The RNA shown here (Guanidine-I riboswitch aptamer) has 106 nucleotides and comes from Paenibacillus cremeus. Its Rfam family is "Guanidine-I riboswitch aptamer". Rfam's curators write: This family represents a conserved RNA structure found upstream of the ykkC and yxkD genes in Bacillus subtilis and related genes in other bacteria. NCBI's taxonomy places the organism under Bacteria, Bacilli, Caryophanales, Paenibacillaceae, Paenibacillus.
RNA sequence: UUAAUCGUCUUCUAGGGUUCCGCGGUGGUGCAAAUCAUCAUCGGUCCGGUCCGAGAGAAGACGCACAGCGCAGCUGUGUACACGGAGGGAUAAAAGCCCGGGAGGA
Numbered sequence: 001u002u003a004a005u006c007g008u009c010u011u012c013u014a015g016g017g018u019u020c021c022g023c024g025g026u027g028g029u030g031c032a033a034a035u036c037a038u039c040a041u042c043g044g045u046c047c048g049g050u051c052c053g054a055g056a057g058a059a060g061a062c063g064c065a066c067a068g069c070g071c072a073g074c075u076g077u078g079u080a081c082a083c084g085g086a087g088g089g090a091u092a093a094a095a096g097c098c099c100g101g102g103a104g105g106a
Stems, first nucleotide, its partner, number of pairs: 007062006015052002020049002022046001023043008063079007081101001083104001087099003
């Protein structure tokens, strides 16, 4: 200086926005009125439910490597390390999602 490998899935969390639900505002209608219902519209600078969600977060299952054994398999050990833009992309929209163990840096 260069190359390869550094596994997959599930559940959850940090985090994320606003398609749906809920909540709140405004207006119309139901009725003479309120509660309430319904329609339209606005609000995520609305704690929420659904939803998205980490390579560098958590747990588990499997896989893989090595060793042993009573060997179609079972058991044990291991599965390290990891600072990181800007910009772009998807979805309704956004994000620690994807580009990306990227560019760059130590």
About this RNA: It was read from a public genome assembly, where an Rfam model found it.